Record summary: A computed fold for a 354-nucleotide RNA from Desulfobaculum bizertense DSM 18034, annotated as Bacterial RNase P class A. Taxonomically the source falls in Desulfobaculum bizertense (Bacteria, Desulfovibrionales, Desulfovibrionaceae, Desulfobaculum). Its Rfam family is "Bacterial RNase P class A". Rfam's curators write: Ribonuclease P (RNase P) is a ubiquitous endoribonuclease, found in archaea, bacteria and eukarya as well as chloroplasts and mitochondria. The coordinates come from a structure-prediction model, not an experiment, and the mean pLDDT is 75. The sequence is in RNAcentral, with records from ENA and Rfam.
RNA sequence: GGAGUCAGACAGACUGUCGCCGCGGCUCAUUGAGCCGGGGAGGAAAGUCCGGGCUUCAUAGGGCAAGACGCUGGAUAACGUCCAGGUGGGGCGACCCACGGACAGGGCCACAGAAACAAACCGCCAGCCUCGGCUGGUAAGGGUGAAAAGGUGGGGUAAGAGCCUACCAGCUGUUGUGGUAACACAGCAGGCUAGGUAACCCCCGUUUGAAGCAAGACCAAAUAGGAAAGCGCUUGAGGCCGGCCCGGUCGAAGCUUUCGGGUAGGUUGCUGGAGACCACAGGUAACUAUGGUCCUAGAGGAAUGACAGUCACCCGCAAGGGGACAAAACCCGGCUUAUCGUCCGACUCCCUUU
Numbered sequence: 001g002g003a004g005u006c007a008g009a010c011a012g013a014c015u016g017u018c019g020c021c022g023c024g025g026c027u028c029a030u031u032g033a034g035c036c037g038g039g040g041a042g043g044a045a046a047g048u049c050c051g052g053g054c055u056u057c058a059u060a061g062g063g064c065a066a067g068a069c070g071c072u073g074g075a076u077a078a079c080g081u082c083c084a085g086g087u088g089g090g091g092c093g094a095c096c097c098a099c100g101g102a103c104a105g106g107g108c109c110a111c112a113g114a115a116a117c118a119a120a121c122c123g124c125c126a127g128c129c130u131c132g133g134c135u136g137g138u139a140a141g142g143g144u145g146a147a148a149a150g151g152u153g154g155g156g157u158a159a160g161a162g163c164c165u166a167c168c169a170g171c172u173g174u175u176g177u178g179g180u181a182a183c184a185c186a187g188c189a190g191g192c193u194a195g196g197u198a199a200c201c202c203c204c205g206u207u208u209g210a211a212g213c214a215a216g217a218c219c220a221a222a223u224a225g226g227a228a229a230g231c232g233c234u235u236g237a238g239g240c241c242g243g244c245c246c247g248g249u250c251g252a253a254g255c256u257u258u259c260g261g262g263u264a265g266g267u268u269g270c271u272g273g274a275g276a277c278c279a280c281a282g283g284u285a286a287c288u289a290u291g292g293u294c295c296u297a298g299a300g301g302a303a304u305g306a307c308a309g310u311c312a313c314c315c316g317c318a319a320g321g322g323g324a325c326a327a328a329a330c331c332c333g334g335c336u337u338a339u340c341g342u343c344c345g346a347c348u349c350c351c352u353u354u
Base pairs, nucleotide, nucleotide: 001350002349003348004347005346006345008343009342010341012311013310014309015308016307017306018305020040021039023037024036025035026034027033028032042325046336047335049334050333051332052331053330054212055211056210057209066208067207068206069205070204071085072084073083074082075081086099087098088097089096090095100203101202105201106200107197108196109195121142122141123138124137125136126135127134128133129132150168151167152166153165154164155163169193171190172189173188174187175186176185177184178183216268217267218266219265226259227258228257229256230255231254238250239249240248241247275294276293277292278291279290281288282287313322314321315320
């Protein structure tokens, strides 16, 4: 200097004018208005894919069904997340990717091929005959395919074959050593060895009650039905005749009050929390303990905007142009996906110089 791997940070700045949504103060005055002050989107707020908090309902105990997850150990409130390790695979390397069981059973394996799992098309060998076929044996050879029934040598045979044997590869069992474990290494024995797919059903293990802030809680005009008390039931409660008295009239029975109910409306849940940063201690790490400092969206169908100017960045000789992905809705931990660009760190490989 070039090419990479991993892990992070930022997501234009300032000013002016006009607005928008909450909060605090003051004034007028009333449930609004004005003035002043202060606050007002993100790294993913997104997808709503996992896991928790919170809330209501359900729930003796156990099981079935259904779903999710799946190497081992740890972290955590929990997880399908994270950390460390194991095995296998990829890369020269930094590093990255995958993860129960295919000997419990069923299904499937396009095209080609005889055959895709107990395989006979050609070939080889034996027998028979009408000499071109039939019957049987055979996986050494050919050809097909993504994949073809352990590999090589020797023995064996009619021809062959793990049929037998030596070595090698692999599997199972067992013993020892190391490791918490997954597992690794070494020894012995066995049959020799019948592929793949479990994101097809399935088996084994673990795990899951359901619904979600439009959850829910409180206040409370109104209506219906309900409860209690009082008055009245022909000795007339009550309604109407404008308030009261008289009177008139209706009235053959209910009326009034309170409780309760919970519609409209309002309040709450609502944002200071498994919170962020720093220091120190423990731990390989994820993470945790302690101490210190800091924190102001909280609306209710949804505000966080528009315009102008200056500076900075990128493209362009210049005029000029460009700035992504995307926008909270109860909160938090993750994952995934989108993203114009800029910057920082650690490490790897190649070339050059010393």